[in-house]
Molecule: transfer RNA
Organism: uncultured Myxococcaceae bacterium
RNA sequence: GCUGGCGUAGCUCAAUGGCAGAGCACCUGUUUUGUAAACAGGUGGUUGUGGGUUCAACUCCCACCGCUAGCU
Repeated sequence: GCUGGCGUAGCUCAAUGGCAGAGCACCUGUUUUGUAAACAGGUGGUUGUGGGUUCAACUCCCACCGCUAGCU
C1' cells in the first nucleotide's frame, strides 16, 4: 500500500428496515447473628464520528477514526 471482519449498557454479546434487548456486574428489598449464596424488583444507551437513501436506519450506501486478520 491492497482486501476482509468488527465497533451496541460498566463487561461479554443479541437485534439482517418497523417501540434497542439478554446474561454478568451495580442499586434496593426479602432471607441470615453477620457476609456470601438464593429469590423479587430496579437504574443504566447520542448503536465509533460525519453525511446519504427511506414514511421509517443498529440494520442499506459513502467517507473518516479505532481494533483485528490476511496479502504484498